[in-house]
Context: one part of a larger RNA
Order: sequence, then C1' cells, then structure tokens
RNA sequence: CAUUCACCGUGCGCCCUUGUCUACUUGAAGGACGUGACGAACUACGAAAAGCUUCGGGGAGUUGUAAGUAAACUAAGAUCCGGAGAUGUCCAAAUGGGGAAACCCAAUGCAGUGAUGCAUUAUUACUAGCCGAAUAGAUAGGCUGGUAAAGGAAGACGCAGUGAACUGAAACAUCUAAGUAGCUGCAGGAAGAGAAAGAAAAAUCGAUUUCCUUAGUAGCGGCGAGCGAAGAGGAAAGAGCCUAAACCAAGUGAUUUAUCAUUUGGGGUAAUAGGACUGCGAUGUAGGAGCGCAAGUAAUAGCAGAACUAUCUGGGAAGGUAGGCCAGAGAGGGUGAGAGCCCCGUAAGCGAAAUUAUGAGCGCACUUAGCAGUAUCCUGAGUAGGCCGGAACACGAGGAAUUCCGGUUGAAUUAGCGAGGACCAUCUCGUAAGGCUAAAUACUAGCUAGUGACCGAUAGUGAACCAGUACCGUGAGGGAAAGGUGAAAAGAACCCCGGAAGGGGAGUGAAAAAGAACCUGAAACCGUGUGUCU
Repeated sequence: CAUUCACCGUGCGCCCUUGUCUACUUGAAGGACGUGACGAACUACGAAAAGCUUCGGGGAGUUGUAAGUAAACUAAGAUCCGGAGAUGUCCAAAUGGGGAAACCCAAUGCAGUGAUGCAUUAUUACUAGCCGAAUAGAUAGGCUGGUAAAGGAAGACGCAGUGAACUGAAACAUCUAAGUAGCUGCAGGAAGAGAAAGAAAAAUCGAUUUCCUUAGUAGCGGCGAGCGAAGAGGAAAGAGCCUAAACCAAGUGAUUUAUCAUUUGGGGUAAUAGGACUGCGAUGUAGGAGCGCAAGUAAUAGCAGAACUAUCUGGGAAGGUAGGCCAGAGAGGGUGAGAGCCCCGUAAGCGAAAUUAUGAGCGCACUUAGCAGUAUCCUGAGUAGGCCGGAACACGAGGAAUUCCGGUUGAAUUAGCGAGGACCAUCUCGUAAGGCUAAAUACUAGCUAGUGACCGAUAGUGAACCAGUACCGUGAGGGAAAGGUGAAAAGAACCCCGGAAGGGGAGUGAAAAAGAACCUGAAACCGUGUGUCU
C1' cells in the first nucleotide's frame, strides 16, 4: 500500500412524529366532615370556621331561614351593601407511597423537653448544571434547579377523524335517510375561510364570510324516489400583509485552496410580470392589527327626586261626592277594597378610596415609496401532470373538467406555467406546489334590564313547597305527590265533659258557617235527620 474480516462514525433513501390555546397544580368543577349558647335541616363559612383585616358606601338598629329564651354588639357608626386581601380541615387532575374517595402509612429539613407543628418529596416533556458504570476517554444512567402539561365545563355554537340503521323508493339491491345520529380528538369567544395559478365573456369585476335574490332554475337521478347549484344583481362588513429564492456581509464547518455546505443579519415578494443586478436620484412620505402612557367613558356599592284635603258608605278608603295640585315623573309594586299627589319607586340628573374593561390622543418599536436599462440570475419538485383504485364537488363514470387521498410514474422555468366543464387552436383571465389576518356570522350556561292577544298549581320546568328530593332498581337508570287562616296572630285567657283526642261555653275578629285537618268548598261515595211509599 492492497484485500478480507470485525468495530465505530456519517446519513442518500425509507418509515414515524411535530404546530396553537388557558378560569384551574397559588389545587378547579364537584363533594365529605365540621363551625352557632340551644336537637335536625337548608343557607353561609372553614380549626382564624353564620366569620377576620382594610378601603369605600350607608345611617339606626342588629346577632340568616326562624319563632322563643339567654348572652351580647351599636353615633368611638354596628348589622347591611360593594372593592381588595387573610384564613381556607379532608377527598377529588390529586401530585410523598398506598387505597374499598373523603382513610392508612411514610422519608428529609427546621422548631419544640416532649406530645407535636411547619415545609418539601408524583409522572412526563423541554431546558440549565452537576455527578457518573462495566471501561482509560466516552456513553448508558443518576441527582438538582427552571418552564410547561395533566383534569373540568353550557346536554349550546366550531373544526377535524370515524361513521350507522330504522325510514323513503308504497317490495328491494344502485339511490335515499346522511356524511345525519352516535363515538373520538382539539379548540376559541367565536371557530373555520381569506388577499386569486379566481369569477367571467362586459376588452367586465377584483380576498373571505353572512343575508336577500337568482331558483326549486341549470343540472344530477333504477332520469324512479328524490338530490339540487353557480355567475350576475341588492345588502351587512370591510384591511391588508409576512416569507422562500436571486444578491450582499459576517461567523462556523469541510476539503480538491478555490469553492461548497450551513447559521445569523441585510435584501426581496410581483402579473400591464416583479425582483436581484447596473446607473441616476431622495432623507422625507405614508402606515402602525405590536408595546407603553393617558383625558375620558363604562362595570362592580350608592345619592337625590314634584304634587291632597274634606265629607259619605264601610271592619278598613285608595271607592262615591266636593274642591285642588304636580307632571322631563299618569312604568310598576305596596298600603285593611280601583291611590299620579301615603310608602317604595318612576322621569330628568348626580356619584367611586379600590379593582376591572374600554379608550380620543401622545410616544416608541416596527414597516414603507421613485426614474432608466434588460446581457445575466431568481421567482416554492418527487411538486404539477399522466395512469390505476377511491372520495369530494348539486354532478351516481358519465363527453366529466375542477379538488383531495393511496399506489405507480413524472415535467417546464417567463420564448415559462395554470385555468376558462372531454380535447385542440385562437383569444381572455390568472401566477400553484410557504405562512398570517379584525369585522359582518353561529351559540347562550352565567350576569343585568326589558317585553309578552305565554301558563296560572292535573297548567307552566320533572321540580312555585328543603326536588333530581322521597321512593323504586344489583346497576345503568327511573322518578313523584305536595301552594292559599286573617288586614293584623289579635292563633282562642278562663270555665265545663273527657285519661287523651275531641267538643260545649266565654273571648278575639268584619266574618270562626275564616280555628290552624284553616279562602271558595262542586260531584261520585259514606252517614244522620225529616217527609212519603212498601
């Protein structure tokens, strides 16, 4: 040096994968168990337990439903209402380990004489650092810190994956029902779509979405049942942008020392083609969906708010009668019966220490334009397209364009490429194979206000009432009934019968033939009295 073998590295190709968001790990939704001077339950709260602190509102009573007794608080401003905090047992994603949920058992550090208390300790991904085998270097592996995820929901709305049958066709198989229901994944306050390789046929328009219309038209279809557009036109809304590449600079790596690869920054984004590049010229124009400040506006407590008396009936006046008044207020509710002027309110006004939302405007980051030339370079490749097999397009393979998927092949590069419903030519329109993008649209669990030729307790929610309760079921699940004294408890002192229940008096009340089995109180049905018949 060559070859073979072994080991290691690189990675053409093949296969798989990725991305965005957050009220909740500062512990959610939902629960268990507790907390009161006084049994249970609901509500509120959490061993600081119907509550603690603070900042505001408010202004006289208060200690929830819920009476009663007790004990207290309150003009040194309580209770109550709102903002911000503190505390917040145990279970639950549950996360120190386990577990038959609300229980059991730890380790480490700190504190305490101690009982015990406090804190930390799940997993996975990414990331930073440290340690570190067999085995020297390394790798595997381990440890520590940081960032994130997990689970939940409104039985709504969205996008995607998967995907029925009954039914209709008067049977049934293509077809229909229907890409519906169901299941699954992932979200957002919306989602998705979106700035033309478009629509068209006027040398027209100019992103998307939604509505009206076009139109039950053109079409599709055992041309059956059925399915069913699009352009134009009229409206709502309106917003446009960023990259890849050519080229330049710097860094890194490689080697054949002149290039290649790669990273970052500049450059650049178009169709009447544009850009790079070359020359000339300019330092200002326009934007600004991102960040910050911010007048103000709004939300979360509140304030203030006009005007009527007499008499009659009545248990009671707001009704009748008589005479007035206010009205930017004659919405509504209450008050012993129909109240503009009695009360709460209503109209027009006013108001925030604190938190939140929005925000004219200001500032900043950031972005952005011209003219001429056309030799050269760039303009998204296993892509477009073809064929085979499927699917979506209103369009069932049809003359079937267009779009997507699997397989198999496989271009061009501006003298380019695609489309205009096979295909070809002319003509016209556009510029694929990268990405982002508000509004108009969908929905309504929750909060607030309003409306109803909506219901009025067998209705209206299953639920007007302590109802998803009682109860049923091994379970998934099913699932009721049940409102009304009176204006006010003035809820019947006292006497009598009775063991009591219940009743008779007395008393209250307008009424007790309103007495708590409580407004009205029908009928079936049961009983009593009376009359009549047998």
Molecule: large-subunit ribosomal RNA, domain I
Organism: Lacticaseibacillus porcinae